[in-house]
RNA sequence: GGGGUCGUAGCUCAGUUGGUAGAGCAUCUGUUUCGCACUCAGAAGGUCGGCGGUUCGAUUCCGCCCGUCUCCA
Numbered sequence: 001g002g003g004g005u006c007g008u009a010g011c012u013c014a015g016u017u018g019g020u021a022g023a024g025c026a027u028c029u030g031u032u033u034c035g036c037a038c039u040c041a042g043a044a045g046g047u048c049g050g051c052g053g054u055u056c057g058a059u060u061c062c063g064c065c066c067g068u069c070u071c072c073a
Stems, first nucleotide, its partner, number of pairs: 001072004006067002010025004019056001027043004049065005
């Protein structure tokens, strides 16, 4: 330098033929207990890596860039 993979909540990851973004763990509140833990109920937490394009509408499709991993030279 060229090809490919991945980038979504604090962490690990889902999210199909484009139509309001979810789970588990963690955090907080309540419940329970003499108290802690466990259980149960609830809540908060996302500019979907960035900038453009297509579209009525983009996490999803297209282009460029950034970062991770990997292959070739």

This is a predicted structure of a 73-nucleotide RNA (transfer RNA) from Micromonospora sp. CA-259024. Rfam family: tRNA. NCBI's taxonomy places the organism under Bacteria, Bacillati, Actinomycetota, Actinomycetes, Micromonospora.